Transfer RNA from a Gammaproteobacteria bacterium, 73 nucleotides, folded computationally.

RNA sequence: GGGGCUAUAGCUCAGCUGGUAGAGUAUUUGCAUGGCAUGCAAAGGGUCGGCGGUUCGAAACCGCCUAGCUCCA
Numbered sequence: 001g002g003g004g005c006u007a008u009a010g011c012u013c014a015g016c017u018g019g020u021a022g023a024g025u026a027u028u029u030g031c032a033u034g035g036c037a038u039g040c041a042a043a044g045g046g047u048c049g050g051c052g053g054u055u056c057g058a059a060a061c062c063g064c065c066u067a068g069c070u071c072c073a
Stems, first nucleotide, its partner, number of pairs: 001072007010025004019056001027043006049065005
């Protein structure tokens, strides 16, 4: 220098053919227990890496950029 993959909640990750952003875990609250552990229920938490484009509508499609991993030279 060139190719490929990844980037979504504090963490680990889903998200189908473009149509209301989710799970587990963690945190907080309530209930059960004399208390802890634990179980159950509920709640909060997101600019979907950044910018632009396509579209009635983009986490998703296209271009560029950034960061990480990897291959070739």

Its mean pLDDT, the model's own confidence on a scale to 100, is 81. The sequence is in RNAcentral, with records from ENA. It matches the Rfam family "tRNA". Its family is annotated with triplet codon-amino acid adaptor activity in the Gene Ontology.